Notes: Predicted 3D model of a 379-nucleotide RNA (Bacterial RNase P class A) from a Rhodocyclales bacterium. Rfam family: Bacterial RNase P class A. It is annotated as a ribozyme.

RNA sequence: GAAGUUCGCCAGGCAAUCGCGGUGCUUCGUGCAUCGAGGAAAGUCCGGGCCCCAUAGAGCAGGAUGCCGGCUAACGGCCGGGCGCUAUAGCCUUCGGGUCAAGGCGACGGAAAGUGCAACAGAGAGCAGACCGCCGAUGGCCGUUUUACGGAUCAGGCAAGGGUGAAACGGUGGGGUAAGAGCCCACCGCGGACGUGGCGACACGGACGGCACGGUAAACCCCAUCCGGGGCAAGGCCAAAUAGGGAGGCGAUGAGGCUGCUCGCUGAGUCUCCGGGUAGGCUGCUAGAGCGGCGUGGCAACACGUCGACCAGAGGAAUGAUUGCCCGGCCAGUCUUGUACUGGCUCGACAAAACCCGGCUUAUCGGCGGACUUCCCAC
Numbered sequence: 001g002a003a004g005u006u007c008g009c010c011a012g013g014c015a016a017u018c019g020c021g022g023u024g025c026u027u028c029g030u031g032c033a034u035c036g037a038g039g040a041a042a043g044u045c046c047g048g049g050c051c052c053c054a055u056a057g058a059g060c061a062g063g064a065u066g067c068c069g070g071c072u073a074a075c076g077g078c079c080g081g082g083c084g085c086u087a088u089a090g091c092c093u094u095c096g097g098g099u100c101a102a103g104g105c106g107a108c109g110g111a112a113a114g115u116g117c118a119a120c121a122g123a124g125a126g127c128a129g130a131c132c133g134c135c136g137a138u139g140g141c142c143g144u145u146u147u148a149c150g151g152a153u154c155a156g157g158c159a160a161g162g163g164u165g166a167a168a169c170g171g172u173g174g175g176g177u178a179a180g181a182g183c184c185c186a187c188c189g190c191g192g193a194c195g196u197g198g199c200g201a202c203a204c205g206g207a208c209g210g211c212a213c214g215g216u217a218a219a220c221c222c223c224a225u226c227c228g229g230g231g232c233a234a235g236g237c238c239a240a241a242u243a244g245g246g247a248g249g250c251g252a253u254g255a256g257g258c259u260g261c262u263c264g265c266u267g268a269g270u271c272u273c274c275g276g277g278u279a280g281g282c283u284g285c286u287a288g289a290g291c292g293g294c295g296u297g298g299c300a301a302c303a304c305g306u307c308g309a310c311c312a313g314a315g316g317a318a319u320g321a322u323u324g325c326c327c328g329g330c331c332a333g334u335c336u337u338g339u340a341c342u343g344g345c346u347c348g349a350c351a352a353a354a355c356c357c358g359g360c361u362u363a364u365c366g367g368c369g370g371a372c373u374u375c376c377c378a379c
Base pairs, nucleotide, nucleotide: 001375002374003373004372005371006370007369008368009367010366012326013325014324015323016322017321018320020036021035022034023033024032025031038350042361043360045359046358047357048356049355050231051230052229053228057263058262059261060260062227063226064225065224066223067081068080069079070078071077082108083106084105085104086103090099091098092097109222110221114220115219116216117215131162132161133158134157135156138155139154140153141151142150143149144148170188171187172186173185174184175183189211190209191208194205195204196203197202235283236282237281238280245274246273247272248271249270250269256266257265258264291308292307293306294305295304296303297302327348328347329345330344331343332342333341334340335338
């Protein structure tokens, strides 16, 4: 210097004129001051704060998560690590390929508790299997020189070779055998135990064992941990109006509620239908598990300490419109090739709070910066 990957930040600026909403002041004139949308405000997917059920328990059902350690109010989140899978750039090349970085992904407990499933093809899909095949030593058949040999195969043996399939009951090589097979051996794989390192998931090591019947659990299931229900249209207060209306059911032998069910607790009204009135105002509603600076600890997520500032609260829903300049981008041109100049652009993305917060996911024009990996060049 280039390429790749990953993380973070910004998200147009200034001025003038007119117009909005909150708060404060006010000479009460709408006069002055000040503040006024996001990194996702989106999706409503998780977790909470808060509110009610409610005085608040237990069990079952149901649901969620799933490697280890840490962070957090909590989480299905984040950080670090482990294991598994996986590329591409690059490098090498006999040009067929081989090797493979930073990275990326993981729905990552259990298949030796049980059940189920894997179309079709195939002999056979998990205590399996003979289509093409191999052998035929032993018994049988045939032949000969009648004892042995030869032949083709039946019985019988095999699953090593070929085929089917996504996948065929470990792999490669050797021995052995009639031909074969972990039958035996070496190495690899697998298994439990032991040793070392680590908080741990795990890793490494040597020895032993021929070795469990593979896959699949976002299939049922088993194991571990967690979860009460509903939600700001929650809830609280005030004012007003009406019909203290009508009919029926159940009810201290317990209505109804907690609650999907049971136990339990509570305890007097409650449920259905017909009919009538009201939909107004205030509050909840913004000082926070918040933000910024610095210091300490930590690989980090983050924690602690200290200092500073207050950064929207609308209520059918405010933050807008016009003009000018600047900035960024794109296109074209000029030359003195620069952080240059000139001109043009119906270019400036995705997009809008509604009780609040921590996350995740999705959308997105452009700019800036850090780290890591590889390559090239120079010293």